[in-house]
Predicted 3D model of a 289-nucleotide RNA (Bacterial RNase P class A) from Thiobacillus denitrificans.
NCBI's taxonomy places the organism under Bacteria, Pseudomonadati, Pseudomonadota, Thiobacillaceae, Thiobacillus.
Its Rfam family is "Bacterial RNase P class A". By type it is a ribozyme.
RNA sequence: AAAGCCGGUCAGACAACCGCUGCCAUGCAAAUGGGAGAGGAAAGUCCGGGCUCCACAGAGCAGGAUGCCGGCUAACGGCCGGACGCCGCGAGGCGAGGAAUAGGGCCACAGAGACGAGCGUAUUAAGUUACGGUGAAACGCGGUAACCUCCAUCCGGAGCAACACCAAAUAGGCAGACGAUGACGCGGCUCGCCGAGUCUGCGGGUAGGUGGCUGGAGCCGGUCAGCAAUGGCCGGCCUAGAGGAAUGGUUGUCCACGACAGAACCCGGCUUAUCGACCGACUUUCCCA
Numbered sequence: 001a002a003a004g005c006c007g008g009u010c011a012g013a014c015a016a017c018c019g020c021u022g023c024c025a026u027g028c029a030a031a032u033g034g035g036a037g038a039g040g041a042a043a044g045u046c047c048g049g050g051c052u053c054c055a056c057a058g059a060g061c062a063g064g065a066u067g068c069c070g071g072c073u074a075a076c077g078g079c080c081g082g083a084c085g086c087c088g089c090g091a092g093g094c095g096a097g098g099a100a101u102a103g104g105g106c107c108a109c110a111g112a113g114a115c116g117a118g119c120g121u122a123u124u125a126a127g128u129u130a131c132g133g134u135g136a137a138a139c140g141c142g143g144u145a146a147c148c149u150c151c152a153u154c155c156g157g158a159g160c161a162a163c164a165c166c167a168a169a170u171a172g173g174c175a176g177a178c179g180a181u182g183a184c185g186c187g188g189c190u191c192g193c194c195g196a197g198u199c200u201g202c203g204g205g206u207a208g209g210u211g212g213c214u215g216g217a218g219c220c221g222g223u224c225a226g227c228a229a230u231g232g233c234c235g236g237c238c239u240a241g242a243g244g245a246a247u248g249g250u251u252g253u254c255c256a257c258g259a260c261a262g263a264a265c266c267c268g269g270c271u272u273a274u275c276g277a278c279c280g281a282c283u284u285u286c287c288c289a
Stems, first nucleotide, its partner, number of pairs: 001285004006280005012254007020037002023034004039260001043271002046269005051159004058191004063155005068082005084095004098150002103148002105144003119132004163211004173202006185193001218237008
């Protein structure tokens, strides 16, 4: 100097004017002032939770998930470390990971034949014994379980359109079936529990408002422990809550010339898409000393 590999940061910036939404303060109101206002993936809805309800809520079967050892975490199919295996010159990357004598299924081509098989030669009473050919493997103690299965461990369900409250209106309507010989209910089935309405059809009214709704398993900095993931302690910060859906427009300057792309209850992961800029550690090659 070039090429790589791993980790981290940013996500156009600044200024002015006009515009949009929430919050706080003042105000009867109008309004005024102050602050804030989409992401590293907000995407996928693939996992795991928080939260809400079923619900006072048990057991078994079925079903599903995981699969070396140890650790982290609220938890996980995630992450970290180690062993082993594969790829790479290397830094590193990937891994589908218990059991093949419990049983079943499958095994290309070649070969006579790939689990009641049996070609050629020799041998024998006898495919009885031995050798040869094909093939990774042939008279079977071969392979395969990201085939079924077995083993070990774990797993209620539904979801913010959850759910709670308020207001208003109507027809507390009509008909039928089932129900204390136990309806409905608890994802499916059985047992058990509970204990009174449940379901179907026709017909009528309403579709409004409030909460849930953002202070968190939160973020930042320092320090200690640990290989690390991560955890403890100390200090600081508050950073969207729309409701058919808010951050847009104009001008000027800078530059890396801006890709993928827009929250809808929240969080921890994984996966996918992606223009670039910067920082750190390490590896390989070349050159100079």